[in-house]
A computed fold for a 478-nucleotide part of an RNA from an uncultured bacterium, annotated as small-subunit ribosomal RNA, 3' major domain.
RNAcentral holds the full RNA, with entries from ENA and SILVA.
The prediction has a mean pLDDT of 85.
Context: one part of a larger RNA
């Protein structure tokens, strides 16, 4: 210089406090340790592994086990040698690769041989590995942390190490700005430029929109029209502490108010300084070394990755009257469709099945939006609460749902009556509540990644817990 301190001052963060919701008990769902297995493939382990890699293990995927095959190989490049165009259909035998018979096919180019295309078979260089080392590495990536810091030039100060700038006073979300200083200047970060969202205007007007006219209908922008609205999607303008009062040191700044859709970084988001964990990744890739080579490669069936005395995370559904059921009855948003979405309409209690208009979608579909409202019932109970488990019966996807899909319908109705220590979110259009869409996807979502609807209650404060930034002091650490 750093680090660290149960030292000290200053400051911040949903840190703590103020408040509202959970978790830790129940049942299930899902990841993990344990343990069992032939095998339950591998990785990720305090924050910052554990609904993580996995944006979808029935086969495949799949790397794992059992077991039946192949050895220039499943793919691919090169030589060299020989055979046949390539390919197509079929029987046998097998679980299946994959043996074997047989049928058809007879390319291009040459007068022919030769050559080429594609493929069989021997031979050989080479190959192939999700095999080891993430402590040999590249690339990526979490994490302190969006924290306000980390540096150089040059020049001044010390034998040096180093200092100085970067500290001081004042102010900021910010090393953010403003004074002063032996410093003076810059560079990476901070801020703006970018994307989206509020508010207004221009431009366009169809698939979208309908005031106003005129038609029409049980009604309906349903048609003529219309370019106003509303939207939609290109461009502008708008906000900068600009303007008033007051503090402040006449600064930078900060209260406080006007005007305005917005006020002091309006709101969200993308961005991640120097570096720190020999943090995570050789199993997306890419790669060095070391292994393996009739196997640790590869083909195939079947299993298994879903096991179950237990523990732990995340979650989902309740325990109920602000509530369950029953009937009406209204209001979005963002997306997705042609190997796709799939209307009307007709069967079925119902998952579904039949039909096939339309729709390469502002046009047609998915596609009733739930909670709300209004009616009417149930009356404090293990219930007309809760909805596990099971039996029976059926729907779809899909070669194929025994092991192991997902969804109806009928009956069955377990644990649960608010949850010990303990511990998490969140400061607003958040919380919390309710439903919609979409990646993966045949088929499987209580999980993810987005939509919008309803729509809160508290911050006195900084004395304690955690983290964190700056000055400073200690120190027998480095």
């Nucleotide at each position: 210089u750093g680090a660290c301190g149960g030292g000290g001052g200053c400051c911040c963060g949903c840190a703590c406090a103020a408040g509202c919701g959970g978790u830790g008990g129940a049942g299930c769902a899902u990841g993990u340790g344990g343990u069992u297995c032939a095998a339950u493939u591998c990785g990720a382990c305090g924050c910052a592994a554990c609904g993580c890699g996995a944006a979808g293990a029935a086969c495949c995927u799949u790397a794992c086990c059992u077991g039946g095959g192949c050895u220039u190989g499943a793919a691919c490049u090169g030589g060299a040698g020989u055979g046949g165009a390539a390919g197509u259909u079929g029987g046998c035998a097998g679980a299946g690769a994959u043996g074997u018979c047989a049928a058809u096919g007879u390319c291009c180019u040459u007068u022919a041989c030769c050559g080429g295309a594609c493929u069989g078979c021997u031979c050989u260089a080479g190959a192939g590995g999700u095999g080891c080392u993430g402590c040999a590495u590249g690339g990526c990536u979490g994490u302190c942390g969006u924290c306000a810091g980390c540096u150089c030039g040059u020049g001044u100060c010390g034998u040096g190490a180093g200092a100085u700038g970067u500290u001081g006073g004042g102010u900021u979300a910010a090393g953010u700005c403003c004074c002063g200083c032996a410093a003076c200047g810059a560079g990476c970060g901070c801020a703006a430029c970018c994307c989206u969202u509020g508010u207004c205007c221009u431009u366009a007007g169809u698939u979208g929109c309908u005031a106003a006219c005129g038609a029409g209908u049980c009604a309906a922008g349903u048609c003529g029209a219309g370019a106003a609205c509303c939207c939609u999607a290109a461009g502008g303008a708008a906000a900068c502490u600009g303007u008033c009062g007051g503090u402040g040191a006449u600064a930078a700044a900060c209260c406080g108010g006007a005007g305005g859709a917005a006020g002091g970084u309006g709101g969200g988001g993308a961005u991640g300084a120097c570096g720190u964990c020999a943090a995570g990744u050789c199993c997306u890739c890419a790669u060095g070394g070391c292994c393996u080579u009739u196997a640790u490669g590869u083909c195939c069936a079947g299993g298994g990755c879903u096991a179950c005395a237990c523990a732990c995370g995340u979650g989902c559904u309740a325990c109920a009257a602000u509530g369950g059921g029953c009937g009406g009855u209204a209001c979005a948003a963002a997306g997705g469709g042609u190997c796709g979405c799939a209307a009307a309409c007709c069967c079925g209690c119902g998952a579904g099945g039949g039909g096939g208009a339309g729709c390469c979608a502002a046009u047609c579909c998915c596609a009733u939006a739930a909670a709300a409202c209004c009616g009417u019932u149930c009356u404090c109970a293990g219930u007309u609460c809760g909805g596990a488990u099971u039996g029976c019966a059926g729907u779809c996807u899909g070669c194929a749902a025994c092991u192991c899909g997902a969804c109806u319908g009928c009956a069955u109705g377990a644990a649960g009556c608010u949850g010990g220590a303990a511990u998490c979110g969140c400061u607003a259009g958040u919380a919390a509540u309710c439903g919609c869409g979409g990646a993966u996807c045949a088929g499987c979502a209580c999980g993810c990644c987005g939509c919008g609807g309803u729509g809160a209650a508290u911050a006195c404060g900084u004395u304690c817990c955690c983290g964190g930034g700056c000055c400073u002091u200690g120190u027998a650490c480095a």